[in-house]
Predicted 3D model of a 470-nucleotide part of an RNA (small-subunit ribosomal RNA, 3' major domain) from a watershed metagenome. It matches the Rfam family "Bacterial small subunit ribosomal RNA". The full RNA is in RNAcentral, with records from SILVA.
Context: one part of a larger RNA
RNA sequence: UGACGGGGGCCCGCACAAGCGGUGGAGCAUGUGGUUUAAUUCGAAGCAACGCGAAGAACCUUACCAGGCCUUGACAUCCAAUGAACUUUCUAGAGAUAGAUUGGUGCCUUCGGGAACAUUGAGACAGGUGCUGCAUGGCUGUCGUCAGCUCGUGUCGUGAGAUGUUGGGUUAAGUCCCGCAACGAGCGCAACCCUUGUCAUUAGUUGCUACGAAAGGGCACUCUAAUGAGACUGCCGGUGACAAACCGGAGGAAGGUGGGGAUGACGUCAAGUCCUCAUGGCCCUUAUAGGUAGGGCUACACACGUCAUACAAUGGAUGGUACAGAGGGUCGCCAACCCGCGAGGGGGAGCUAAUCCCAUAAAACCAUUCGUAGUCCGGAUCGCAGUCUGCAACUCGACUGCGUGAAGUCGGAAUCGCUAGUAAUCGCGAAUCAGAAUGUCGCGGUGAAUACGUUCCCGGGCCUUGUACA
Numbered sequence: 001u002g003a004c005g006g007g008g009g010c011c012c013g014c015a016c017a018a019g020c021g022g023u024g025g026a027g028c029a030u031g032u033g034g035u036u037u038a039a040u041u042c043g044a045a046g047c048a049a050c051g052c053g054a055a056g057a058a059c060c061u062u063a064c065c066a067g068g069c070c071u072u073g074a075c076a077u078c079c080a081a082u083g084a085a086c087u088u089u090c091u092a093g094a095g096a097u098a099g100a101u102u103g104g105u106g107c108c109u110u111c112g113g114g115a116a117c118a119u120u121g122a123g124a125c126a127g128g129u130g131c132u133g134c135a136u137g138g139c140u141g142u143c144g145u146c147a148g149c150u151c152g153u154g155u156c157g158u159g160a161g162a163u164g165u166u167g168g169g170u171u172a173a174g175u176c177c178c179g180c181a182a183c184g185a186g187c188g189c190a191a192c193c194c195u196u197g198u199c200a201u202u203a204g205u206u207g208c209u210a211c212g213a214a215a216g217g218g219c220a221c222u223c224u225a226a227u228g229a230g231a232c233u234g235c236c237g238g239u240g241a242c243a244a245a246c247c248g249g250a251g252g253a254a255g256g257u258g259g260g261g262a263u264g265a266c267g268u269c270a271a272g273u274c275c276u277c278a279u280g281g282c283c284c285u286u287a288u289a290g291g292u293a294g295g296g297c298u299a300c301a302c303a304c305g306u307c308a309u310a311c312a313a314u315g316g317a318u319g320g321u322a323c324a325g326a327g328g329g330u331c332g333c334c335a336a337c338c339c340g341c342g343a344g345g346g347g348g349a350g351c352u353a354a355u356c357c358c359a360u361a362a363a364a365c366c367a368u369u370c371g372u373a374g375u376c377c378g379g380a381u382c383g384c385a386g387u388c389u390g391c392a393a394c395u396c397g398a399c400u401g402c403g404u405g406a407a408g409u410c411g412g413a414a415u416c417g418c419u420a421g422u423a424a425u426c427g428c429g430a431a432u433c434a435g436a437a438u439g440u441c442g443c444g445g446u447g448a449a450u451a452c453g454u455u456c457c458c459g460g461g462c463c464u465u466g467u468a469c470a
Stems, first nucleotide, its partner, number of pairs: 001470002003467003007464007015454002019418005026309001029306005034300002042053002064295002067292001069290001073125001077124002079121005086103001089100004107114002127284002130282003136278002138273003141269001143267001148187006154163003167178003193261004198229007207219003211216001232255001235249005311411001315370006327358003332351002337346003377408001382403007424446007
C1' cells in the first nucleotide's frame, strides 16, 4: 500500500421488512448428471453451466457408430497431355460408384495459340469440428451502470509511498458547494443519440371524412414523417453557511435524471470460446483427410435445474356481441365462394403492399347451464380412423375426429421474481424453418397490493481501526 475481521462509523440496492404471484408435491415439455449403448458427437460447471452454443437433429445438418468405397483428393494455386462445356438412355449396386451409349463441336485469334470448363498423370501441396482457451488475437460473461480508476507538476517522507481523491454539507453520481500543500488534467458520471408523453409548422395517398348512395370533393380531425417549440430548480415561499442543495407551491401535457432503451472506466475471475472466425506450437497424411447408404445425437431403475398445464365456481361448457398493437408476404401471403364434423381440400381474385392477404384478437361484456363431486374439473396415456409437409414420417414430425380417461383436491425443509402501466393475467406476431415451440425475441389488452423502517440476512461504496497475511 492492499486484502481480511463473527472491529467501529456513515450510506446504498426487491438485500431484508411490508405485500402479490410462484418453484419445491402431480403428470407433461425441455436441458443436465448418471447409467446404458456399436455410437448415445462435442463444449458449458456456484452466483456468472443446466428451454445454454442449438433463431428450430426424420435424410441433410452431423462433428459420433458399424458397414461398403476413395487417395493430388469434396476445395485452392502451379505443370503436362487429351477433350469444348454440356447432354440422352440403359445395366449392376443400398448408394457412393463402375460399365456401355446418344446428341453437341461453341467463344477470341497475330492461326502459333489463348479464355472458361471437364478427364487423366506427376509432384509441390491440399485437408483435419484432431490437441493445447494455461501459447494467443478477436468476441463474450461477471463484479456493475457499482462510482470509482489514474496522471502531470508541486509539496511531504531515507524509502516503499503519501498528498491531490481526506474533512463539513449535498447528490442517483469523485454530482456540486465550502474548506484545505496543493494546483490542474484524463478515463468513467451526467449531457449529446434513439424511443415514448404535449403542441405548432410543412406535406396529404394507399390514410382520414364536417358533404355525398357512389363517382367525386375536402385535408378540419385521426394518422403518417420531417422540422421546430417545450422542462432549465426557470418562478414564488421556507430551511440552509449570504453556498451547493433540500422541502412545499404556482403554472404546465409533462417537475426536479418525466418513463424506457442504447451506452459498461482501471481492472478481477490463467472465467468462457482453438467446434463462428483468425492464429503459434504439436499431431494425422491410402488417414485423425474425403465421399456414401443405414443407425445414433430421441436410449432409461434414477437424481437435479427451467418452463408450460392443472388441481376448479373470481371457474368449466354452450350461444351472442365489442375493442388492439407490432410484424411478415412473389420459390411468398393467399380473399370471396364450394366440399369436409375437423385437420384440411378445391378455387382462383388481389397484392412487390398505409391499397391485397396472413387476420375472427383473447381475456372482457350479455344470457343459459353445471352445484362441490375426482365432477360437465383435469387432461396424461392408449386404441382406431384421417390430414399436411417432404424422395422418405418404422426407429423419430406436427395436426384433426371418435373413443379411453391416469396422477392431481394448492404442495415438507427450503427457495425465486416483482415497487406501476410494474406484478399478475389474456391473447397476437416474428426470426429459425419444406415440416416440426409449452422455448426465444417482440407487441398490445385488462390491471393490483405494499414499502413502518434499516435491528437482522446477502452484495456493494467511503472513512477509520487491528493483523504473526501478500